RNA sequence: AGAGUUUGAUCCUGGCUCAGGACGAACGCUGGCGGCGUGCCUAACACAUGCAAGUCGAGCGGGGUUAUAAGAAGCUUGCUUCUUAUAACUUAGCGGCGGACGGGUGAGUAACGCGUGAGUAACCUGCCUUCAAGAGGGGAAUAACAUACCGAAAGGUAUGCUAAUACCGCAUAUUGUAACUGAGCCACAUGGCUUGGUUAUGAAAGAUUUUAUCGCUUGAAGAUGGACUCGCGUCCGAUUAGCUAGUUGGUGGGGUAAUGGCCCACCAAGGCGACGAUCGGUAGCCGAACUGAGAGGUUGAUCGGCCACAUUGGGACUGAGACACGGCCCAGACUCCUACGGGAGGCAGCAGUGGGGAAUAUUGCGCAAUGGGGGAAACCCUGACGCAGCAACGCCGCGUGAAGGAUGAAGGUCUUCGGAUUGUAAACUUCUGUCUUCGAGGAAGAUAAUGACGGUACUUGAGGAGGAAGCCACGGCUAACUACGUGCCAGCAGCCGCGGUAAUACGUAGGUGGCAAGCGUUGUCCGGAUUUACUGGGUGUAAAGGGCGUGUAGGCGGGUUAUCAAGUCAGAUGUGAAAUACCGGGGCUCAACUCCGGGGCUGCAUUUGAAACUGGUGGUCUUGAGUGCGGGAGAGGAAAGCGGAAUUCCUGGUGUAGCGGUGAAAUGCGUAGAUAUCAGGAGGAACACCGGUGGCGAAGGCGGCUUUCUGGACCGUAACUGACGCUGAGGCGCGAAAGCGUGGGGAGCAAACAGGAUUAGAUACCCUGGUAGUCCACGCUGUAAACGAUGGAUACUAGGUGUGGGAGGUAUCGACCCCUUCCGUGCCGGAGUUAACACAAUAAGUAUCCCACCUGGGGAGUACGGCCGCAAGGUUGAAACUCAAAGGAAUUGACGGGGGCCCGCACAAGCAGUGGAGUAUGUGGUUUAAUUCGAAGCAACGCGAAGAACCUUACCUGGGCUUGACAUCCUAAGAAUCUUGUAGAGAUACAGGAGUGCCUUCGGGAACUUAGAGACAGGUGGUGCAUGGUUGUCGUCAGCUCGUGUCGUGAGAUGUUGGGUUAAGUCCCGCAACGAGCGCAACCCUUAUUGUCAGUUACUAACAUUAAGUUGAGGACUCUGGCGAGACUGCCGGUGACAAAUCGGAGGAAGGUGGGGACGACGUCAAAUCAUCAUGCCCCUUAUGUCCAGGGCUACACACGUACUACAAUGGCCGUUAACAACGGGUAGCUAAGCCGCGAGGCGGAGCCAAUCCCUUAAACACGGUCCCAGUUCAGAUUGCAGGCUGAAACUCGCCUGUAUGAAGACGGAAUUGCUAGUAAUCGCGGAUCAGCAUGCCGCGGUGAAUACGUUCCCGGGCCUUGUACACACCGCCCGUCAAACCAUGAGAGUCGAUAACACCCGAAGCCUGUGAGCCAACGUAAGAGGCAGCAGUCGAAGGUGGGGUCGAUGAUUAGGGUUAAGUCGUAACAAGGUA
Repeated sequence: AGAGUUUGAUCCUGGCUCAGGACGAACGCUGGCGGCGUGCCUAACACAUGCAAGUCGAGCGGGGUUAUAAGAAGCUUGCUUCUUAUAACUUAGCGGCGGACGGGUGAGUAACGCGUGAGUAACCUGCCUUCAAGAGGGGAAUAACAUACCGAAAGGUAUGCUAAUACCGCAUAUUGUAACUGAGCCACAUGGCUUGGUUAUGAAAGAUUUUAUCGCUUGAAGAUGGACUCGCGUCCGAUUAGCUAGUUGGUGGGGUAAUGGCCCACCAAGGCGACGAUCGGUAGCCGAACUGAGAGGUUGAUCGGCCACAUUGGGACUGAGACACGGCCCAGACUCCUACGGGAGGCAGCAGUGGGGAAUAUUGCGCAAUGGGGGAAACCCUGACGCAGCAACGCCGCGUGAAGGAUGAAGGUCUUCGGAUUGUAAACUUCUGUCUUCGAGGAAGAUAAUGACGGUACUUGAGGAGGAAGCCACGGCUAACUACGUGCCAGCAGCCGCGGUAAUACGUAGGUGGCAAGCGUUGUCCGGAUUUACUGGGUGUAAAGGGCGUGUAGGCGGGUUAUCAAGUCAGAUGUGAAAUACCGGGGCUCAACUCCGGGGCUGCAUUUGAAACUGGUGGUCUUGAGUGCGGGAGAGGAAAGCGGAAUUCCUGGUGUAGCGGUGAAAUGCGUAGAUAUCAGGAGGAACACCGGUGGCGAAGGCGGCUUUCUGGACCGUAACUGACGCUGAGGCGCGAAAGCGUGGGGAGCAAACAGGAUUAGAUACCCUGGUAGUCCACGCUGUAAACGAUGGAUACUAGGUGUGGGAGGUAUCGACCCCUUCCGUGCCGGAGUUAACACAAUAAGUAUCCCACCUGGGGAGUACGGCCGCAAGGUUGAAACUCAAAGGAAUUGACGGGGGCCCGCACAAGCAGUGGAGUAUGUGGUUUAAUUCGAAGCAACGCGAAGAACCUUACCUGGGCUUGACAUCCUAAGAAUCUUGUAGAGAUACAGGAGUGCCUUCGGGAACUUAGAGACAGGUGGUGCAUGGUUGUCGUCAGCUCGUGUCGUGAGAUGUUGGGUUAAGUCCCGCAACGAGCGCAACCCUUAUUGUCAGUUACUAACAUUAAGUUGAGGACUCUGGCGAGACUGCCGGUGACAAAUCGGAGGAAGGUGGGGACGACGUCAAAUCAUCAUGCCCCUUAUGUCCAGGGCUACACACGUACUACAAUGGCCGUUAACAACGGGUAGCUAAGCCGCGAGGCGGAGCCAAUCCCUUAAACACGGUCCCAGUUCAGAUUGCAGGCUGAAACUCGCCUGUAUGAAGACGGAAUUGCUAGUAAUCGCGGAUCAGCAUGCCGCGGUGAAUACGUUCCCGGGCCUUGUACACACCGCCCGUCAAACCAUGAGAGUCGAUAACACCCGAAGCCUGUGAGCCAACGUAAGAGGCAGCAGUCGAAGGUGGGGUCGAUGAUUAGGGUUAAGUCGUAACAAGGUA
């Protein structure tokens, strides 16, 4: 310090998630030791038991025990009892001090509660310290105790006795207190301090070892502790906006330690609040802790300070101090005891129990230390505290060995089978002894005694590697990988996401990584998150500028001068407790821990100064702002009046059959006279041309003309005021359209509605009608994509060019032009800004001020509540739940019922077809035991198959075999091989016969056969979506890329686009590009012309010869096949840009790639093929392998594709005489002549391994004859009979011949195919496969056309451009209802509960007030004073009644929302999304 995640990729916005640290934690697995800490976060729930606050006999009387002494009594004569005295010990009661500290908890509390700083001249303070003074003399009671009585108990009553440091008078009295009255000094108001005078009033207690202490009283002061007041700070909610009656203040009282409405009487009507009152929710506050770079955020355990509370609520008493945790009274709830009458209790003290909970310890030891209470002290008490126990709960430290050790052991795992890894790891050798175990010694803590801890820490001896390692992870983030199992199952997951048969992501194993007595998970907080932005964000399009103005509070504000010192800055003083944190040291072996010192604690207060800036006050100025004066411009606003064109309607005329409307129609109107046309009239609404990115207005908005009233802006001038300004939360006003109310008006248009069309439907788009409404007046509504999606104001920052309104200059006065300037309104553009697009003086630039608004998407601008509205609705405005995205800009593609350009037998123009018939063939379907399998739009379907009778053959039925039909290795036997017989459908089985080879180092070996064992064979079994290879297709379309450079943040762009041109990214020109590669073209083959060379089997002009190029001969010709030539827009002319090129021409056999072929870029289709072959994985292994026979692949209501033959006269048939090819093939072959047969064919056998022989007569054509338009002399299917050929074998199931038979069919619906020249069409010939079997396929030649104006349209393609919400890319994406499941929420007749107030009733305890005729020891002779009981009253907790408020739960039913692989209906949106 960042990373992952939206996309095909990119940049940005933006959320979600992760890596870090922390914890009073919990859970899972595991667990050796020690030190120091920490340990009910939940039920402030209920508590058994024990302990936690007592002490003082030196305050007092009494009691008890013991001892001694004396006396008395009894007798058992040394004992018991009693009395007295003394001494010691003890203590129930009275009395004193302490139980207000210490300890616990955090319920309440949003408060002067806490923090911080001040104040008290408005206060108190026991014990302690210091100082001054004093303690004289009396009195009356009462507990204990005794007796009696009541009660179950707790406890109580009566009578009697007694003491005090208990209580009460009197005396004395200072600087006490009160009143009156002087003086001085001081102060912030009231006042305070000092010092006088007079009057009144106020004290005391003693104890004791026996001489010193401890006490006692009054006063003053200190210290400590408290009380009160004030400034500032201290959570969330405005869907809480008004609150308040002792309320706010005054006067006078009361009360208190003290101020004060704290309380009371009277008077006044105030007080608080947008700087957030009141109300609701939540919460103890702080020092500090965690985190963070900091600023901040979060927390308030342990330790420390403060507060509050003590079962709930109320109350006072005592006291220095309490309204009192282990005190009292009352009320409520609960628990316990009870004799039922009545009593007792309060663990939020320490342990402990139950309960709750994910969860938190011992009913321990000791007062030795520290501290506290009492005491003169000894001492007692102390669950404060010191220690121990439990818990890996945290932090820190240590250990579980160390060194050597390669055959790199065994085992495990993986493996390409070679090895690799675990791994120096182990074994083994040599050592060590930390911890542990056993033994011995043994502290400090204590300055004399006293040690719970503790025989602890520590020291030392002995023994032995012995007793001590786990957890998590290993797809990316994130360090660490393989195997097996599983097969969208089981499961994982923090986010992205893994799993559907090869999972580094699930489970297990091996290995590896990380941490380590721990490791992971969960939860919470901070961080990362600049994701609430003070530091440190934004608002044109991502979330976000209010619809616009006016203006209140508030915020901010021009020049100059003087002054003040609030802000600001500097110095000083006080405070900011300690602990913590930081720095430097010290002590425990180190560390954690702890001690000492230092700085700091960013703050607050007081005080002294400074005066630049902000601010306050005073003065002054004119440039901001405003006023005046002079001008011109304008659809600015309101009202009234007027005008013409047009539509419609009415009346009349002319006129006749249609009009109207649409893509096409129909509804509609019209013979009762429409439309059209002319004239007249009525009525309403809107204002053509001018008209313009022209004008005006704050926005909404404003358009005929005239008049009246009226607002604002602009220019010029510089007379006046003198900062009067800017912005503006609330407030107020304006505010399109639609809508609402009342009353008018209503021509046209037109929601709703009706009809007609369209359509699968059409509640739409189109058409015909048509009502609200649109118009006017008045009122309401208050919203819009109210948009420049851009708040207002001011200043500054290059230019260029239009346009509207003014002013000035120049020109002799004008006009035009030109220049300058102010205001407005546009375009282009530089810097700058921006994620980019873009903005750019009219900023989205640079700055300042003010307002408004935003913080992931959905839920939702919804619900509830409030306010507004007649309603519709508006405004303010959530949450639960759910997702990991939603989004902006730009890029590359793809797509569009977007555009432009171009090409192609793509259309058009033609020719011939297909689709109809019959047949052949393939496919689907059906059937079947099987009809083997594959191919599926183009690009499957005469396809794999260039040959299914057996074989093929993969299928079916049946019969056999199991190391196998086939390969390698091992062992044994045998050569191999040939052959006969029997059984069987055959495979096969059995029985014979012939035959003895080759090499040799003599062991044996090679080939082959048989048998045996196992490794293995075998599979046309699966997966073409695991693959290689091959192929199809777009497409022979012209494209696809790269290097360097440049541009862009980037994806990418440029180049490759543009202007021309081409068949072509072909070439030229231009250009931030320059080059290059794969494609195109060329190079290759063939064909067309020719030269030359060569002539056999080819050829034959001349010569010779023959029946015949037959034979000589020839090398001219044809032909054959080598090498060449030839064509390159080379030449001429036109066009073109002086180019490329194109058009025309010449020459030429051929002319613009001459014709044809081979050749197929980057890629697309998970295209095809596991059945050509190869191959991973899976599957079968007496079978899914293999052998055999028969059957099937040839089935047949049907549908489709591809062909053949026809439908005829451009023809059929017959005849004739003749013709004229080319490519090819041939020895298990082609087969001649000749003969036989009507023929298929048979016999025959010459020749030929081929320019030699054979297949091999080409046919159409030509000539002659016949048929005469018909189901025919067309056509030939089907079938009968008779034959031929191949082959073991033609039944299923071949081909051919002859003869007979003679079906459909008369040119083919919608639709659709091929072809642009030697092409289509037509005619025959050859070949592969093959025993035989082509209408198929691959080739060959013969005859040989028609048409192309052209590119609007259909299809396909290329380039450029545009839109996009698509990227699996339009066979895309995606919306809503309905149906189903689940989830949360709203409404809901209500019901239940909680809660704070209010009104009234009742009214405990208690304080206070009144009364007090009853009662009373102290004083008084008495009267009386004083006190008490009792009674009454005010207040008063709980309780009761009541109506509302708020919150929560629940509720039949209901509403919408969200989520959920494959439900229904449509097609709304994204392309012009088919109606933008």
Notes:
Small-subunit ribosomal RNA from a metagenome, 1476 nucleotides, folded computationally. Its mean pLDDT, the model's own confidence on a scale to 100, is 84. Its Rfam family is "Bacterial small subunit ribosomal RNA". The RNAcentral record of the sequence draws on SILVA.